[in-house]
Context: one part of a larger RNA
RNA sequence: CGUAUAUGGUGGAUGCCUUGGCAAACAGAGGCUAUGAAGGACGUGCUAAUCUGCGAAAAGUAUCGAUGAGUUGAUAAGAAACGUUAUUAAUCGGUAAUAUCCGAAUGGGGUAACCUAAAUAUAAUUAAAAUUAUAUUUAUUAUUAAAUAAAUAAAAUAGUUUAAUAAAGCAAACCAGAAGAACUGAAACAUCUUAGUAUUCUGAGGAAAAGAAAUCAAAAAGAGAUUCCCUUAGUAGUGGCGAGCGAAAAGGGAAAAGCCAAAUAAGCUAUACAAUAUAUAUUUAUUAUAAUAAUAAUUUUGGAAAAUUUAGCUAUAAAAGGUGAUAGCCCUGUGUUUUAAAAUUUAUAUAUAUUGGCUUAUUUUAAGUAAAUCGAGAAAUGUUAUCUUGAUUGAAUAUGGGGGAACCAUCCUCUAAGGCUAAAUACUACUGUUUGACCGAUAGUGAACUAGUACCGUGAGGGAAAGGUGAAAAGAACCCCGGUUAGGGGAGUGAAAUAGAUCCUGAAACCGUAUACGU
Numbered sequence: 001c002g003u004a005u006a007u008g009g010u011g012g013a014u015g016c017c018u019u020g021g022c023a024a025a026c027a028g029a030g031g032c033u034a035u036g037a038a039g040g041a042c043g044u045g046c047u048a049a050u051c052u053g054c055g056a057a058a059a060g061u062a063u064c065g066a067u068g069a070g071u072u073g074a075u076a077a078g079a080a081a082c083g084u085u086a087u088u089a090a091u092c093g094g095u096a097a098u099a100u101c102c103g104a105a106u107g108g109g110g111u112a113a114c115c116u117a118a119a120u121a122u123a124a125u126u127a128a129a130a131u132u133a134u135a136u137u138u139a140u141u142a143u144u145a146a147a148u149a150a151a152u153a154a155a156a157u158a159g160u161u162u163a164a165u166a167a168a169g170c171a172a173a174c175c176a177g178a179a180g181a182a183c184u185g186a187a188a189c190a191u192c193u194u195a196g197u198a199u200u201c202u203g204a205g206g207a208a209a210a211g212a213a214a215u216c217a218a219a220a221a222g223a224g225a226u227u228c229c230c231u232u233a234g235u236a237g238u239g240g241c242g243a244g245c246g247a248a249a250a251g252g253g254a255a256a257a258g259c260c261a262a263a264u265a266a267g268c269u270a271u272a273c274a275a276u277a278u279a280u281a282u283u284u285a286u287u288a289u290a291a292u293a294a295u296a297a298u299u300u301u302g303g304a305a306a307a308u309u310u311a312g313c314u315a316u317a318a319a320a321g322g323u324g325a326u327a328g329c330c331c332u333g334u335g336u337u338u339u340a341a342a343a344u345u346u347a348u349a350u351a352u353a354u355u356g357g358c359u360u361a362u363u364u365u366a367a368g369u370a371a372a373u374c375g376a377g378a379a380a381u382g383u384u385a386u387c388u389u390g391a392u393u394g395a396a397u398a399u400g401g402g403g404g405a406a407c408c409a410u411c412c413u414c415u416a417a418g419g420c421u422a423a424a425u426a427c428u429a430c431u432g433u434u435u436g437a438c439c440g441a442u443a444g445u446g447a448a449c450u451a452g453u454a455c456c457g458u459g460a461g462g463g464a465a466a467g468g469u470g471a472a473a474a475g476a477a478c479c480c481c482g483g484u485u486a487g488g489g490g491a492g493u494g495a496a497a498u499a500g501a502u503c504c505u506g507a508a509a510c511c512g513u514a515u516a517c518g519u
Base pairs, nucleotide, nucleotide: 001518002517003516004515005514006513007512008511009510015504016468017467020439021438022436023435024434025433026432027431028430029428030427031170032169039102040101041100042055043054044053046078049075050074051073061096062095063094064093065092066091070082071081072080107116108115109114117138118137119136120135121134122133123132124131125130140167141166142165143164144163145162146161147160148159174205175203176202177201178200179199185192189240215223216222227254228253229252230251237245238244258420259419260418262363263362264361265360266359267358268357273356274355275354276353277352278351279350280349281348282347285344286343287342290337291336292335295311296310297309300307312329313328314318320332321331322330371393372392373391374390375389376388377387378386400415401414402413403412404411455462456461475503478490479489480488481487
């Protein structure tokens, strides 16, 4: 040095586990904000730090209800306290109070969490002036109202001031509108495609938008607002007729709801009808709950029984979790019943207030509009009917007008240039319950742990690693070596310490030790 066997170190794979994730279903909620939000800074404990809670009334205050024998949030012990049958511990819920500073931030300023004013009121000190403290107010814009008031004699207007009301900012997606790419595909590329996508901006709601035919359709049949799904159909079409793009009607479903506005006349009702708001009563639900079934042992193993053996019981409860191994009957629960002082909420009724009269008939029927020409855009359509629109022109008046895919006629159908409208549909930052031929710590969220943390970057931004002692700390008293170390050896605990805190299991690479053989 090699081979073999044994035994260790290192290392952290594998197995088992799950506090965390992922994806859904059903239901709720669909907003918060000048009564100061979202998000933060700084404080706050018997407390040095971090998290959680809270705000100088600071892990909390008051009150109303529930519950209650234990409690003072976590890492995290200790100390010091509170309470124990109750009108007063703690906990849970409703309603209130407090709520520093920054932040739309709003008295002014500003390098966010800082600096610095004015007015009014009160208080303290002072002989007084003054000073200090506390409270409130003072941003801008719009609308409304009032007062005041120029150029300009009067009047008025502009302006100024005051008051009231509103707005401002944040938030995941969904929605509408405005603006709008490129990579890419066409095997290059220019029309085209990607795509009205990404992205930016504006605005709104719990949904939004759309919506009661100047709609479709058909060829002598008809339908009857909108929206969504299936189908029609990869069809008809469109297309350097390339790549590709790609309907609609009809049919079947979901859901269904229709109305207002001008003039004249008539009728009807006034204790009417409709809408909205408030109050009361009943009622629905949410926000704390409560009651409640049934097992033992003389067996065996074990550290431990829920295992095994024997014999029982309950079940509208054999969902699930926990308990020293696998428990219907030990615990929490589950199933079934049950509760609300208070707040919010569903529906109905009554009362009050405000607003609008209601029905029928007749008449009327929206002009720089319809339409045309030249352009542009939207529609499956790259142009040709339709729709929208820039420029230029520019009608008719129901005996009118639009449409039926060039255009004309016939016929059919509808009635533009005003407005409102629930449901079926879309989404989930957030709350509750439940589920999974989803993951199981290099997986699953980036994050099971002090995670958007540490760290990197001037910045926009980028962005980790890191889970497991044991049933219970019983976390190793005491002795020895050693530097009053580290680490180790005994002793002790424990079922186990090769479970000893670098702690379950403990693979391989890699590094030793012992023995045998070979060289």
This is a predicted structure of a 519-nucleotide part of an RNA (large-subunit ribosomal RNA, domain I) from endosymbiont of Sipalinus gigas. The full RNA is in RNAcentral, with records from ENA, Rfam and SILVA. Rfam family: Bacterial large subunit ribosomal RNA. Lineage of the source: Bacteria > Pseudomonadati > Pseudomonadota > Gammaproteobacteria > Candidatus Nardonella. A source record names the gene rrl.